[in-house]
RNA sequence: AGAACGAAAAGGCGAACCAUUCGCAAGGAUGGGGCGCAAAGCUGCGGGUCCCGCGCAAGCGGCGAGACAGCCGGGCUGCCGAA
Numbered sequence: 001a002g003a004a005c006g007a008a009a010a011g012g013c014g015a016a017c018c019a020u021u022c023g024c025a026a027g028g029a030u031g032g033g034g035c036g037c038a039a040a041g042c043u044g045c046g047g048g049u050c051c052c053g054c055g056c057a058a059g060c061g062g063c064g065a066g067a068c069a070g071c072c073g074g075g076c077u078g079c080c081g082a083a
Base pairs, nucleotide, nucleotide: 005081006080012037013036017032018031019030020029021028022027035070041076042075043074045073046072047071048068049067050066051062052061053060054059
């Protein structure tokens, strides 16, 4: 120095809910608020769930862009350093 790992320390993020706002919706943004998180940083690549339309179903499609990264996996990056 690197990998694995996750004690300690310094910090970080910010669930539900509330207010305002955008959106047909799922859901997003800002502020408050903290359930939790060692990647709860970034990324729609794979799976999954949800939204809208069509369809008896199986499925198919996606508005200028369907959504969710805190559902799982993958990819990229990162603080600290005990056992």